RNA sequence: GGUGCGUUCCUCUAACGGUUAGGAGAUCGGUUUCUCAAUCCGACAAUGGCAGUUCGAUUCUGCUACGCACUACCA
Repeated sequence: GGUGCGUUCCUCUAACGGUUAGGAGAUCGGUUUCUCAAUCCGACAAUGGCAGUUCGAUUCUGCUACGCACUACCA
């Protein structure tokens, strides 16, 4: 340099191209308890970037950035 795969909350992980991107854990607040743990309720917070296609893109396409794997060249 080339090819392939991947990138979503703090973490893990869903979402046929269609309402305000869901769930679990963590964290915070409350509930409960003599106390702690556990339980229950709530809050918090995310689609790497730029274009294209489309009535509509997390989803499809291209480029780019980053990560991983394979590979070519040089030596």

Predicted 3D model of a 75-nucleotide RNA (transfer RNA) from a Paludibacteraceae bacterium. Rfam family: tRNA. Rfam classes the family as a transfer RNA. Rfam links the family to the GO term triplet codon-amino acid adaptor activity. Lineage of the source: Bacteria > Bacteroidota > Bacteroidia > Bacteroidales > Paludibacteraceae. Model confidence (mean pLDDT): 81 of 100.